[in-house]
Molecule: SAM riboswitch aptamer (S box leader)
Organism: Actinomycetes bacterium
RNA sequence: CUCUUAUGCAGAGAGGUGGAGGGACCGGCCCUUUGAAGCCUCGGCAACCUGGGCGUUACAGCCUUCAAGGUGCCAAGUCCUGCGGAGAACCGACAGAUGAGAG
Numbered sequence: 001c002u003c004u005u006a007u008g009c010a011g012a013g014a015g016g017u018g019g020a021g022g023g024a025c026c027g028g029c030c031c032u033u034u035g036a037a038g039c040c041u042c043g044g045c046a047a048c049c050u051g052g053g054c055g056u057u058a059c060a061g062c063c064u065u066c067a068a069g070g071u072g073c074c075a076a077g078u079c080c081u082g083c084g085g086a087g088a089a090c091c092g093a094c095a096g097a098u099g100a101g102a103g
Stems, first nucleotide, its partner, number of pairs: 001103007013042005021031003025082001027080002043074003048070003051066001052063003078095001083092003
C1' cells in the first nucleotide's frame, strides 16, 4: 500500500516545549496568539486483540473490568455535507478512521 471483516448518537486532559496553523478531502461551519500542529511528561477513556475467569470432550458462547500486555482514542455524531431513496427527518451506499486477519 491492497484485500477481507467488525465497529462508530457513548466516553476520556493537564503540564512543558513550540510559535501558526488545525478539524483526511470538497463545500460549509468551527477551533486557535486567552497559543494551532508537532514533540515530551504525567493522567484518563474504551474494551478491538492477547492474557484472566466461567463454560464446552473440543469448539462456540458468556463475564467482568481484572484492565496485566499490544493497539487506538481524549472539541463539536466520523463536526455537518458529498451519491441514492423527490426535499426535511431518517435509512442505505461511498469515502475516511480504528482494530483483527491475509497478501